[in-house]
RNA sequence: AGUCGAACGCGAAAGUCUCUUCGGAGACGAGUAGAGUGGCGAAAGGGUGAGUAAUACAUGGACGACGUACCCUCGACCCUGGGAUAGCCCAUCGAAAGGUGGGGUAAUCCCGGAUAAUGUCCCUGGUUCAAUUCCGGGAGACCAAAGGCAGGGAUCCUUCGGGACCUGUCAGUUGAGGAGCGGUUCAUGUCUUAUCAGCUUGUUGGUGAGGUAACGGCUCACCAAUGCGAUGACGAGUACGGGGCCUGAGAGGGUGUUCCCGCACACUGGGACUGAGACACUGCCCAGACUCCUACGGGGGGCUGCAGUCGAGAAUCUUCCCCAAUGGGCGAAAAGCCUGAAGGGAGCGACGCCGUGUGGAGGAUGAAGGCCUUCGGGUUGUAAACUCCUUUCAGUUAGCAGGAAUAAGUGUAAGUCAAUAGCUUGCACGAUGACCCGCUUUCAGAAGAAGCACCGGCUAAACACGUGCCAGCAGCCGCGGUAAUACGUGUGGUGCUAGCGUUGUUCGGAAUCACUGGGCAUAAAGGGCACGCAAAGCGGAAAUGUCGUGUACCGGGGUGAAAUCCACCGGCUUAACCCGGUGAACUGCCUCGGAAACUGGCAUUCUAGAGUGCAAAAGGGGAGAGUGGAACUCUAGGUGGAACGGUGGAAUGUGUAGAUAUCUAGAGGAACGCCGGUGGCGAAAGCGACUCUCUGGUUUCCAACUGACGCUCAGGUGCGAAAGCGUGGGGAGCAAACAGGAUUAGAUACCCUGGUAGUCCACGCCGUAAACGAUGGGUACUAGGUAGAAGGGGUUCCUAAGCCUUUUCUGCUGGAGCUAAUGUAUUAAGUACCCCGCCUGGGGAGUACGGCCGCAAGGCUAAAACUCAAAGGAAUUGACGGGGGCUCACACAAGCGGUGGAGCAUGUGGCUUAAUUCGAAGCAACGCGAAGAACCUUACCUGGGUUUGACAUGCUUGAAGUAGGCGCCCGAAAGGGUUGCCCACCCGUUAAGUCGGGAGCUUGCACAGGUGUUGCAUGGCUGUCGUCAGCUCGUGUCGUGAGAUGUUGGGUUAAGUCCCGUAACGAGCGAAACCCUUGUCCUUAGUUACCAGCGGUUCGGCCGGGAACUCUAAGGAGACUGCCGGUGUUAAACCGGAGGAAGGUGGGGAUGACGUCAAGUCAUCAUGGCCCUUACGCCCAGGGCUGCACACGUGCUACAAUGGUCGAUACAAACCGAAGCAAAGUCGUGAGGCUAAGCAAAUCGGAAAAAGUCGGCCCCAGUUCGGAUUGAAGGCUGCAAUUCGCCUUCAUGAAGCCGGAAUCGCUAGUAAUCGCAGAUCAGCCAUGCUGCGGUGAAUGUGUUCCUGAGCAUUGUACACACCGCCCGUCAAGCCACGAAAGUUGGCAGCAUCCGAAGUCGGUAUCCCAACC
Repeated sequence: AGUCGAACGCGAAAGUCUCUUCGGAGACGAGUAGAGUGGCGAAAGGGUGAGUAAUACAUGGACGACGUACCCUCGACCCUGGGAUAGCCCAUCGAAAGGUGGGGUAAUCCCGGAUAAUGUCCCUGGUUCAAUUCCGGGAGACCAAAGGCAGGGAUCCUUCGGGACCUGUCAGUUGAGGAGCGGUUCAUGUCUUAUCAGCUUGUUGGUGAGGUAACGGCUCACCAAUGCGAUGACGAGUACGGGGCCUGAGAGGGUGUUCCCGCACACUGGGACUGAGACACUGCCCAGACUCCUACGGGGGGCUGCAGUCGAGAAUCUUCCCCAAUGGGCGAAAAGCCUGAAGGGAGCGACGCCGUGUGGAGGAUGAAGGCCUUCGGGUUGUAAACUCCUUUCAGUUAGCAGGAAUAAGUGUAAGUCAAUAGCUUGCACGAUGACCCGCUUUCAGAAGAAGCACCGGCUAAACACGUGCCAGCAGCCGCGGUAAUACGUGUGGUGCUAGCGUUGUUCGGAAUCACUGGGCAUAAAGGGCACGCAAAGCGGAAAUGUCGUGUACCGGGGUGAAAUCCACCGGCUUAACCCGGUGAACUGCCUCGGAAACUGGCAUUCUAGAGUGCAAAAGGGGAGAGUGGAACUCUAGGUGGAACGGUGGAAUGUGUAGAUAUCUAGAGGAACGCCGGUGGCGAAAGCGACUCUCUGGUUUCCAACUGACGCUCAGGUGCGAAAGCGUGGGGAGCAAACAGGAUUAGAUACCCUGGUAGUCCACGCCGUAAACGAUGGGUACUAGGUAGAAGGGGUUCCUAAGCCUUUUCUGCUGGAGCUAAUGUAUUAAGUACCCCGCCUGGGGAGUACGGCCGCAAGGCUAAAACUCAAAGGAAUUGACGGGGGCUCACACAAGCGGUGGAGCAUGUGGCUUAAUUCGAAGCAACGCGAAGAACCUUACCUGGGUUUGACAUGCUUGAAGUAGGCGCCCGAAAGGGUUGCCCACCCGUUAAGUCGGGAGCUUGCACAGGUGUUGCAUGGCUGUCGUCAGCUCGUGUCGUGAGAUGUUGGGUUAAGUCCCGUAACGAGCGAAACCCUUGUCCUUAGUUACCAGCGGUUCGGCCGGGAACUCUAAGGAGACUGCCGGUGUUAAACCGGAGGAAGGUGGGGAUGACGUCAAGUCAUCAUGGCCCUUACGCCCAGGGCUGCACACGUGCUACAAUGGUCGAUACAAACCGAAGCAAAGUCGUGAGGCUAAGCAAAUCGGAAAAAGUCGGCCCCAGUUCGGAUUGAAGGCUGCAAUUCGCCUUCAUGAAGCCGGAAUCGCUAGUAAUCGCAGAUCAGCCAUGCUGCGGUGAAUGUGUUCCUGAGCAUUGUACACACCGCCCGUCAAGCCACGAAAGUUGGCAGCAUCCGAAGUCGGUAUCCCAACC
């Protein structure tokens, strides 16, 4: 995908010219265009990967079973006849596509005849493992062809063109060979799945035939019944295969784009034709789907060729140029034609790789701007500006190359030839560029040229602002809930750079499927146990022979295409890249030769493994049959007479119809006490009274026999607790279910009373358990000690009892080693070998579906979707426990007194309110902050004012009757106004209140101010566990480590106090001590305190005096288990005693370890951030914090006689007092008033202490108890007492008669009870708080329980640590996967029916020139 006129016959037209009778004719165009016959090609090249798991591919073989056009080599030939049919012409049908009839014609078209062998057929010998096939021999039969072109001119013929003929060449025929190509066949390799285990009838083989180029069930007839399969048949799913490519240290894993090789396909399916070759991408026929044309009758088409369009999609280019080069087809050779077919090029795309540039040097006031800031500055940053310089690349100008010469042709020379023709060859000349823009050069100017990601860790690089669990980020961990280096933005930085980041995918890391190179006691993982196969794997000793199967043993040959990878050269300025050369490699397959150690085969031998035999031993080993006693229940009888039984306590239940109890007799079933023991036996499950029968295994001794007979064991087979199932028995006790009684909130449980299956026997199923040593079996080796079971040997003269030794079995302990640790450790979890089973994150799930088994229950085998970022092991430290041990504490117990009930006080909640300011919240908030709310306080509310402010600092303005003082007016005050009056300060200076400064005032600006918010941003301070005895460190040691040890243990203490022991030795913070106070004594001192003796006295320590005593306040002493006895470890210490004021810390106080509670406090104070700024600041008046249905906490007073009341009377301590305490006196019933001495206090005053004691009355009652509430009258403080103070007197006289559940304090000068004082404070709501003294008990000497705590220990699934963790149902919505009456589609199989084209065969009709 055409091409050839040098195979063949035909053969235009436009146009131009000539002629013309103007109708036309002729010539050129042109033998051109063109179609047709014929030949070659069209089976190549190009595209794609649908199918295909083997008719494929890869590697290596075979064809003794084959083909081959064109090409090459060699041999032979190319003779002689004949015929048709396209085109063309005529006619005709059809819309078209296309066809039909008639006539005539050529060939390299078709056909007859001749000739022919090394061809074909046939016969036969040899070679060979094997021959119709290879090598030979042989008689016969059969089979062929086409011419074209060029040159020649001797001879012949001629239609005079030429032909025959000769030569050349190309073509043609036949045969042999070659090369290349093709066909067939064999071996090995080639994905997943066994929830695919059986498959197969042309199937497996044979005989014969057909068919093919050729072997073959390829096809057919007959015969046989084979053939394949756990080394995975058959089926299902997926997939073109290889060279290679990516990754990896490698072994491997993944992959099959570009390039190369092979295969398959061409709209889907089927089929053949032609041909050398096809069952044919751009050929034919049929069917189908789709699409187009139509006159509706009928026709056309196949981009998985190049471009391009549409669709789908996250996504993939130009409807370009050229045959100039390389190659292909055709062509006698060529010219040439064709080449969207290859190919050469350009275009588009940062898709990849490589190279280059986007400027270089100088330049500090470190400019401006930005950002940050500790406000000083830092950074961007030599970066920029600016100065000087350069010009690659792009642009522009001019020029020169390369890809292109072996073409045709011409000339020339040689060979061939009769030839000068033709052909072959050499040399010279010689045309042709689609596209690229290489090199040189001109010009101009820093000119035209930088982005992306990231900055919490991994991981190089940080700050600010915004946001406020929002918006968002995120590879993993994880960021974000008001100070985000993690979000967003900015600035800066870091990393890459014409790229950067994201996403997807593959390998790596991953020793995380482990061949190299993992595991299975507890993390996932040992089969419940055994037997066992001509399934499989592995296998003893010695000597030798032999073979040569295996062998990553040795050597040779062939192959392992090229490209790729690697090494060295070479070419583009370099590189990427490319071409060429050389080498290496391709680790593979085939083959030849050698060796024989190892493994293996064959043969011979051995006894150490294994087995047999003789003689002994122990045993709940198994099966069957029989026997026994105790207990139990039932039955019968006797005795007896009220309960029994059962429990934590009861009840149901049994019993006067006689139980229970007890005695006698009988019946029945099941189980076998003591012995009995980490003792025995068995493969495991398991086995326990005694006897008999049958029977398996084990051990020991001997060393007689066999002679490797062995070990493990997929599949298979058997055994296999309990429960359960089937059939038939049996059934005393026990006892699921069930019933009743209790318990309980409930109690479908635990407890009790009953009770049926079942438990028992026989036979048959089931086949599972934490079937456990959570540890498969076998063999060998590797320190000990000790106990037990069964045997053997030796030794002591014998026995007994020992001792030594040896084999098997069962335990404990322990070293090396191993192990993550715990642990294990000759009974291995050590060291090795052999075989089997099993594991690969948690859940889903040992589930669904399928299959097999089962009577059923169910068992065996065994997923996925989905979901999580863990699940798990061992050990550590804590915390916790309705775990155990030791110990302590007013923790309980033993006591005493309270609270909870009443009234009132006070605080809180709640409610209310304009406001009832705020905080505190179990213990550890609630008489708390508050040691004093009428105003103030005060933070709240209402109203009125004010704005540089009530207060601080700085700067700035201003000025005079300004500031200040005294007045006046408005007003609730604050504040505002003002025509009044007084009156100016300090320093310096000047003639001068003249000037300057300061203070003060005033204007404005910075700022003040905030009891606004965050105590979960903080400091400081505080509470609590808890005055509990703990908490740690250094060094050392142990442990892989977290950690441990020390700090545990034995004693002891209030104590981690001390002692002893001890891989620990020391030390620190706590405990104790030191400090204060109190108890005794001494010394010193002696006023305001004291008074023994002496004197005086107004009788009062009052005075003189004293310094003894008390006391005061300074300093000392004293107590230390020091002494004695006992106990104890010759300890610490404890018990008892002596002495002593005090005795074992004498009593009390201060003192509070590491830490816990995000405990409390931003309202003491301080403070970061945020917020307000004519208000959330400041000032003022009034109100509120005191509000009252109610609830709680803490208190006071009581309920009475241990009392109340009246009278009399005694004894403290500590503290306070000048805006104070106040005596005495006086008035008042009193609160208090008046007056007033003394006292800044051991001097004066508050000040009377009270309970107590003595005496009187009351006489058990809502009272002579109790005092609330209310009325009246007063007092005091204070500017002020209404909201809202305290006190007094008189009157009134409530509840309440000892308090439910529950709960608090206290162990001695304590509880209880009694009063006194102080702080705050004008006064006081104080019954509060802090101190002081008086009187002054009871009980316990214990640790069972409640609470809390300490120590060591144990368990843990907790670590926010039990107020932990965590399970299941349900509601609503959603997701995924199963099941489901059914319904629907696809794929595949089997059976049957219809059946196109077509091939082969048969027959009929029709046609026919060739041979007859």